RNA sequence: GGCCCCUUCGUCUAGCGGUCAGGACGCCACCCUCUCACGGUGGAAACACGGGUUCGAUUCCCGUAGGGGUCA
Numbered sequence: 001g002g003c004c005c006c007u008u009c010g011u012c013u014a015g016c017g018g019u020c021a022g023g024a025c026g027c028c029a030c031c032c033u034c035u036c037a038c039g040g041u042g043g044a045a046a047c048a049c050g051g052g053u054u055c056g057a058u059u060c061c062c063g064u065a066g067g068g069g070u071c072a
Base pairs, nucleotide, nucleotide: 001071002070003069004068005067006066007065010025011024012023013022018055027043028042029041030040031039048064049063050062051061052060
């Protein structure tokens, strides 16, 4: 340098073009408990960035950035 793949809450992970983007762990509040732990209920928290297509994009297309694989 060419080609291919990946990027979603703090972390891991799901998501047929149309729902409030879901779950686990973690965090916060409350309940439970003499207290802690365990357990229960609730809450906050995410689509790498810029364009395009579309009535509508996390999803499709192009580019950029970062990471990985492969060939030379």
Molecule: transfer RNA
Organism: Patescibacteria group bacterium